A computed fold for a 115-nucleotide RNA from Psychrobacillus psychrotolerans, annotated as SAM riboswitch aptamer (S box leader). The model forms 97% of the base pairs in the Rfam consensus.
RNA sequence: CUCUUAUCAAGAGUGGCGGAGGGAAUAGGCCCUACGAUGCCCGGCAACCAACAAGUUCUCAACUUGGAAAGGUGCUAAAUCCUACAAAUUCUAAUACGAAUUUGGAAGAUAAGAG
Numbered sequence: 001c002u003c004u005u006a007u008c009a010a011g012a013g014u015g016g017c018g019g020a021g022g023g024a025a026u027a028g029g030c031c032c033u034a035c036g037a038u039g040c041c042c043g044g045c046a047a048c049c050a051a052c053a054a055g056u057u058c059u060c061a062a063c064u065u066g067g068a069a070a071g072g073u074g075c076u077a078a079a080u081c082c083u084a085c086a087a088a089u090u091c092u093a094a095u096a097c098g099a100a101u102u103u104g105g106a107a108g109a110u111a112a113g114a115g
Base pairs, nucleotide, nucleotide: 001115002114003113004112005111006110007109008108013042015041016040017039021032022031023030026084027083028082029081043076044075045074048072049071052066053065054064055063056062057061080107085104086103087102088101089100090099091098
């Protein structure tokens, strides 16, 4: 870097350092930010993997459930901040190129596995 599977509306600081932009990319919108953001450290949150306990089965294993948090990651403004593509429904004078809602997709993030 590519592929597969799962999850993505919950949760998490009145701390320290630092000093300018930041919210993945493109576009549009909307926000955060010298009352100090983004970032780093500490703290915290969660429970994907590992570990533990119980159970099931086709028992060298796989799956399900549970609690914990000393291991490996992750996360810690706003739904992944919202929209972009498609479909359905509704509204409007309109068979929509307008508006709203829902569903799916795309893109992305994280974990685990494979190449």